[in-house]
Molecule: Lysine riboswitch aptamer
Organism: Firmicutes bacterium UBA3906
RNA sequence: UAAGUAGAUUGAGGAGCAGGUUUUAUCAUUAGUAUGCUGGAGGAUUAGGGACUUUGAUGAAGGCAUAUGAAAGGAAAACUUGCCGAAGGAAGCUAGACCCUGGCUAGUUUCCUGGGCCGUAAGUUAAUAGCUUACGGACUGUCGUCAACAUUGCUUUGAUGGAGCGCUAUCUGCUUU
Numbered sequence: 001u002a003a004g005u006a007g008a009u010u011g012a013g014g015a016g017c018a019g020g021u022u023u024u025a026u027c028a029u030u031a032g033u034a035u036g037c038u039g040g041a042g043g044a045u046u047a048g049g050g051a052c053u054u055u056g057a058u059g060a061a062g063g064c065a066u067a068u069g070a071a072a073g074g075a076a077a078a079c080u081u082g083c084c085g086a087a088g089g090a091a092g093c094u095a096g097a098c099c100c101u102g103g104c105u106a107g108u109u110u111c112c113u114g115g116g117c118c119g120u121a122a123g124u125u126a127a128u129a130g131c132u133u134a135c136g137g138a139c140u141g142u143c144g145u146c147a148a149c150a151u152u153g154c155u156u157u158g159a160u161g162g163a164g165c166g167c168u169a170u171c172u173g174c175u176u177u
């Protein structure tokens, strides 16, 4: 000097990813509440079942009419925070709320996905909005391979392939030369 290997820091992909606050529309001629009529024995707490407690012929659930009337989740915009396995998904385990099943929330382990967009299908949801997954399509960033232009640099163009435990830059240790 060069190569390999182990670690640390750093930075990039772009209507990039996730969170928070405020406002707005939707949710919603909804749920709930009150009154009247009907009904005639059950009802209540997250879906189903059970336990406990409570309520009901001084009329339960349900139905109809009138009046009143939300919220959560999800969405859009603005501002803002943290970041680039950002984050998302699947399965398992643990915990939560009386018990069981399922679901929800949180944590953790393994596996998958470089990224956004469009289309189709399925799931979720009040929703044809949004989200998730699978498949397909071009596009894009990165590294590699081949070819051409250019000219002594590694730029540009085209084709093609891989994956983020990646890639760029710098530093440190070790090994070889």
Base pairs, nucleotide, nucleotide: 002176003175004174005173006172007171008170009169011167014084016083017082018081019080020079021078022077023076024075032068033067034066035065036064037063038062042055043054044053047101048100049099050098087113088112089111090110091109092108093107094106095105096104114140115139117137118136119135120134121133122132123131124130142162143161144160145159146158147157148156